[in-house]
Molecule: Lysine riboswitch aptamer
Organism: Jeotgalibacillus proteolyticus
RNA sequence: AGUGGUGAUAGAGGAGCGAACACCAAUAGUAUCAAUGCGGAGGAAGAUGGAUCCUGCGAUGCAUUGAAAAAGGGGUUUUCGCCGAAGUAAUCCGGCCUGUUCAUCCAGGCGGUUGCUGGUUCUGCAUUUAAGAGAUGCAGAGCUGUCAAGAUGACUUGUCAUCUUGGAGAGCUAUCUCACCU
Numbered sequence: 001a002g003u004g005g006u007g008a009u010a011g012a013g014g015a016g017c018g019a020a021c022a023c024c025a026a027u028a029g030u031a032u033c034a035a036u037g038c039g040g041a042g043g044a045a046g047a048u049g050g051a052u053c054c055u056g057c058g059a060u061g062c063a064u065u066g067a068a069a070a071a072g073g074g075g076u077u078u079u080c081g082c083c084g085a086a087g088u089a090a091u092c093c094g095g096c097c098u099g100u101u102c103a104u105c106c107a108g109g110c111g112g113u114u115g116c117u118g119g120u121u122c123u124g125c126a127u128u129u130a131a132g133a134g135a136u137g138c139a140g141a142g143c144u145g146u147c148a149a150g151a152u153g154a155c156u157u158g159u160c161a162u163c164u165u166g167g168a169g170a171g172c173u174a175u176c177u178c179a180c181c182u
């Protein structure tokens, strides 16, 4: 000098990712509470069955009046942690928690494994949600960073710039280190 490595450290992309406090909009004049009236036997935040509790001193429900939220989700500033940051799908453990209590389901949340996505924007369909917000999945069309190949141009002849095509983060850049070989 060369080859090989999911080796170590430090970094880059860009409307980059996530979290927290505060404020704001919306949820919503909704849930809920109280009073009055109607009504007349059931009711208790997903389903079924049991338990427990409430109920003719009037339940569920409906109407009027008065009072009146919150969580999840969203936006903005600041701060912090970061670059598989993070998000998501499936499956499993059916492990843990929640839905008055028990049992079986169902739904949601937390955690693990595997797969996909370089980052991000818009459009269409579907799902979710109070939602025309937002998010997610699928499909399509862009912008952008990086590497490789090719073409053109410039110059100090191996660099730079532009364009085209393609790939993926187990990537790319820089420095070190290990092994092999010389």
Base pairs, nucleotide, nucleotide: 002180003179004178005177007176008175009174010173011172014083016082017081018080019079020078022076023075024074032067033066034065035064036063037062038061042054043053044052046105047104048103049102050101051100086117087116088115089114090113093111095110096109097108098107099106118144119143120142121141122140123139124138125137126136127135128134146167147166148165149164150163151162152161153160154159155158